[in-house]
RNA sequence: UACUUAUCAAGAGUGGCGGAGGGAACCGGCCCUAUGAAGCCCGGCAACCGCGGAAAGCAGCGGUGCCAAAUCCGGCAGGGUAAACCUGAAAGAUGAGAG
Numbered sequence: 001u002a003c004u005u006a007u008c009a010a011g012a013g014u015g016g017c018g019g020a021g022g023g024a025a026c027c028g029g030c031c032c033u034a035u036g037a038a039g040c041c042c043g044g045c046a047a048c049c050g051c052g053g054a055a056a057g058c059a060g061c062g063g064u065g066c067c068a069a070a071u072c073c074g075g076c077a078g079g080g081u082a083a084a085c086c087u088g089a090a091a092g093a094u095g096a097g098a099g
C1' cells in the first nucleotide's frame, strides 16, 4: 500500500508542560479554542485481540485503540410535491485475519 471481515448515537481529566490553532482530505455548513487549540507527559475509558481458566460471566495483566458535538452535518442513490426527515452507499477510522 491494496484485499476480507466486524464495529463506529454508549464511555473517558476543574491535572502539568506548551503556546495557535483544531474538528481526516476537497467543497459547503456548523462548531470548539487565550475561561488557552495542536502536540507531549500523566490520568482515564472501554471496543477488538492475546494470556491464565473445562466453559460462561466478572475482574486482572498485556497489545492496539480511544477520551466535544453521530464518523459534528451535508456532498452519491432511494423514499418524500418540497423543506424537514428517514434508509442505504461511498469515503474514512479502529481491531482482527490473510498476501
Base pairs, nucleotide, nucleotide: 003097004096005095006094007093008092013042015041016040017039021032022031023030026075027074028073029072043067044066045065047064048063049062050061051060071091076088077087078086079085
A computed fold for a 99-nucleotide RNA, annotated as SAM riboswitch aptamer (S box leader). The coordinates come from a structure-prediction model, not an experiment, and the mean pLDDT is 77. It was read from a public genome assembly, where an Rfam model found it.